[in-house]
């Protein structure tokens, strides 16, 4: 010096003027205060708020190694297992495939009750035949080749993403967990761990590949809806309620008559609809110090207040400088994970190189 890995950090600066918005003061002047690291996607948990609701199950959605940390989580942390990388480290819905059901194009002989395309074999049976021998000279026996049938085989070879344990020796006619060692697995037992697991023993030749982000099983969560949630104050006008006064009255039912229903003014009261108000930013809050913890992260003590609109404020001009400025814009809150992002500065790590 290269070339990586992990974490964190910043997000042009100053200056002057002139505008927005909110607070402080009745106004006005004035002063102070005014976007993010992701304010984004609305993907997941939370608060708050109204509705619902004895308690079990069932659907249905999610969700999946293990301990932890949180309000809560699909989120951290730590830790095991399996993957990648030479390594710092990176990655993984990672529960069950001997409950059941279906799937596994194409190739292939098969794709899951196995099976036999090439090929290996010819020991066992049944033939054809060539050479050799015997002697009892027969369509005779025997050995020894060759081939054919019925076999046996699953070692090779071929197809596939995947082929029914791997490796080596024995072992056969060829083969074959047949047999045997050591790997794998599956079963019982020990030890260490909280636990996942992870090591050793003993045991069984081996007991049906993949896929569960098919369906299904198992195990644990989960009411519903959203700040246009929801409280509060409250005109005009139409309609509800009650009262009290006037009238004995009009109108409708009806041949009449009682009777019943509606029909007047004044003043209350209630709901609710423009309108206002409130919910609104002090909150699982920042920032420093200490303490226990491997770490997420708890505790304690000290300081700090850091945007709140309601058609939506946070720009806009000038000068200087610099390494010439990406992505992007709050609308109840908060924790998260995804996504987007000029440039550039910090720690720690690891590998290669070359000097000392």
């Nucleotide at each position: 010096g290269g070339a990586g890995u992990u974490g964190g950090c910043c997000a042009g600066a100053c200056a002057g003027c002139c505008g927005c918005c909110g607070c402080a003061c009745c106004c006005a002047c004035u002063g102070c205060g005014g976007a993010g690291g992701a304010a984004a996607g609305u993907c997941c948990g939370g608060g708050c708020u109204c509705c619902a609701c004895a308690g079990g199950a069932c659907a249905a959605g999610g969700u999946g190694c293990c301990a932890g940390g949180u309000a809560a989580c699909g989120c951290c942390u730590g830790g095991g297992g399996g993957g990648c990388g030479c390594a710092a480290g990176c990655c993984c819905a990672c529960g069950g495939a001997a409950a059941g059901u279906g799937c596994c194009a194409c190739a292939g002989a098969a794709a899951a009750u196995a099976u036999a395309c090439c090929g290996c074999c010819u020991a066992a049976g049944c033939g054809u035949u060539g050479c050799c021998g015997g002697c009892u000279u027969g369509u005779c026996c025997g050995g020894c080749g060759a081939u054919g049938c019925c076999g046996g085989u699953a070692a090779g070879g071929g197809u596939g993403a995947a082929a029914u344990g791997g490796u080596g020796c024995g072992g056969u006619a060829a083969g074959a967990g047949c047999g045997c060692a050591c790997c794998g697995c599956g079963c019982g037992g020990g030890u260490g761990g909280c636990a996942a697991c992870a090591c050793c023993c003993g045991u069984g030749g081996c007991a049906c590949g993949g896929a569960a982000a098919a369906c299904c099983c198992c195990g644990c969560c989960u009411g519903g809806a959203g700040c246009a949630a929801g409280a509060c104050c409250a005109a005009a006008u139409a309609g509800g309620g009650g009262a009290a006064c006037a009238a004995u009255g009009g109108u409708g039912u009806g041949g009449u008559c009682c009777g019943c229903a509606c029909c007047g003014u004044u003043c209350c009261c209630g709901g609710g609809u423009a309108g206002g108000u409130u919910g609104c930013u002090u909150g699982a809050g920042a920032c420093a110090c200490g303490c226990g913890g491997c770490g997420a992260c708890g505790c304690g003590u000290g300081c700090c207040c850091u945007a709140g609109a309601g058609g939506a404020a946070u720009g806009g001009c000038u000068g200087u400088c610099c390494a010439c400025g990406a992505c992007a814009g709050a609308a109840c809150c908060c924790g998260g994970c995804u996504u987007a992002u000029c440039g550039g500065c910090c720690a720690a790590c690891u590998c290669c190189a070359a000097c000392c």